[in-house]
RNA sequence: AGCAGAAAAAGGCAUAACCGCCGAAAGGCGGUGACGCAAAGCCACCGGUCUAAGGGCAGGAGCCUAGGACAGCGGGGUCGCCUGU
Repeated sequence: AGCAGAAAAAGGCAUAACCGCCGAAAGGCGGUGACGCAAAGCCACCGGUCUAAGGGCAGGAGCCUAGGACAGCGGGGUCGCCUGU
C1' cells in the first nucleotide's frame, strides 16, 4: 500500500418512540433511548427518494418546479480504528 471481515480487544455511532428547540415542509440539532451498523466518519458528484416556501401554470380543486432535505437507499470520492492476509 492492496484485498478481506471469521473470531477477538480497545472503543465508536445510534433506529423507532417520547420531550425541547429550529424549519413552510421534508427534515435538522440537543436530551432520553437502542433497531441496528466495520465506515451508520465526512462530501449531494451520479442514480434514487422526500418536501414545495418561493416561482410558474390553472377560473378553481389542484398540477409542475430545488437553489431545500435524505450520506442509516444504492454507486462514487475522501479520511480513518482493530484483526487477518